[in-house]
RNA sequence: CACGACAAAGGCAAACUAUCCGUGAGGAUGGGACGCAAAGCCAUGGGUCCGGCUUCCCGAAGAAGCGGAUCGCCAGGCUACCGAAU
Numbered sequence: 001c002a003c004g005a006c007a008a009a010g011g012c013a014a015a016c017u018a019u020c021c022g023u024g025a026g027g028a029u030g031g032g033a034c035g036c037a038a039a040g041c042c043a044u045g046g047g048u049c050c051g052g053c054u055u056c057c058c059g060a061a062g063a064a065g066c067g068g069a070u071c072g073c074c075a076g077g078c079u080a081c082c083g084a085a086u
Base pairs, nucleotide, nucleotide: 002086003083004082011036012035016031017030018029019028020027021026034072040078041077042076044075045074046073047070048069049068050067051066053065054064055063056062
């Protein structure tokens, strides 16, 4: 360094829920634990999702663009506690 143990010490916190914020996806805080070895950080690529914006369209549906959400969807990048076996 890789790796990740029926190890030790600690950490995070899904669903649901109360309050608040947001048009919305969703977010913040408290409660709560399904899980997590990066479930720490970064929207860089892909995916998914949102719509008060623009264009196409007679309109609707739909598409494209732009903007946004999600890192607990995947990949990538940066950083990090512990130390059995290999």